[in-house]
Molecule: TPP riboswitch aptamer (THI element)
Organism: Oricola cellulosilytica
RNA sequence: GCUGCUCUAACGGGGUGCUGCAGCCGCAGCUGAGAGGCCGAAAGCCAACCCGUCGAACCUGAUCCGGUUUGCACCGGCGUAGGGAUUAGACGCUUCCGCCGC
Numbered sequence: 001g002c003u004g005c006u007c008u009a010a011c012g013g014g015g016u017g018c019u020g021c022a023g024c025c026g027c028a029g030c031u032g033a034g035a036g037g038c039c040g041a042a043a044g045c046c047a048a049c050c051c052g053u054c055g056a057a058c059c060u061g062a063u064c065c066g067g068u069u070u071g072c073a074c075c076g077g078c079g080u081a082g083g084g085a086u087u088a089g090a091c092g093c094u095u096c097c098g099c100c101g102c
Stems, first nucleotide, its partner, number of pairs: 001093002004091001006090005011052004017030005036046003058083003064077004
């Protein structure tokens, strides 16, 4: 010095849907990394999980378009779109300088 699919810590960002029964509770099921908990509710907090500019985690467009599904999901498009949350250290690698030895 490093863009090294490495690790650690702290910090930060984010989503929580669909279906059936039921009928505002709740139960069961589906997809998914994740569909959780505290709380009368809201707000807020906590946990797990994913993601942090090398950024499709996630948001907007979008009650979007085509396929497909009971529906969500899934596939393709939109998409070279507009936004989006990082520092420190360890190890490793490389370069330069100095010193010592041969």